The RNA shown here (c-di-GMP-I riboswitch aptamer) has 75 nucleotides and comes from Methylomonas sp. The source organism's lineage runs through Bacteria, Pseudomonadati, Methylococcales, Methylococcaceae and Methylomonas.
RNA sequence: CAUCAACAUUGCCACACUCGCCGCAAGGCGGGGCCGGAAAGCCACGGAUCUGCCACAGAUGGCCGGGUUGCAUCG
Numbered sequence: 001c002a003u004c005a006a007c008a009u010u011g012c013c014a015c016a017c018u019c020g021c022c023g024c025a026a027g028g029c030g031g032g033g034c035c036g037g038a039a040a041g042c043c044a045c046g047g048a049u050c051u052g053c054c055a056c057a058g059a060u061g062g063c064c065g066g067g068u069u070g071c072a073u074c075g
Stems, first nucleotide, its partner, number of pairs: 012037002017032006035062001041068003045065003048060005
């Protein structure tokens, strides 16, 4: 490197809800919880939606697209 046979596995995240904390809010963080997810890891670049102290600022990556990284080798 090729062929044949056997055959999937280690695990991971955490919706709603709830307790505490932060925030004007959307929402975020931690504990519990577990609807789901094969990138439900990360990134606000585009769209969309949400919030506000609304000329603007913020949130959602588990809304969609895109970018980027990782794990496995049954098909």

Of the family's consensus pairs, 94% are formed in the model.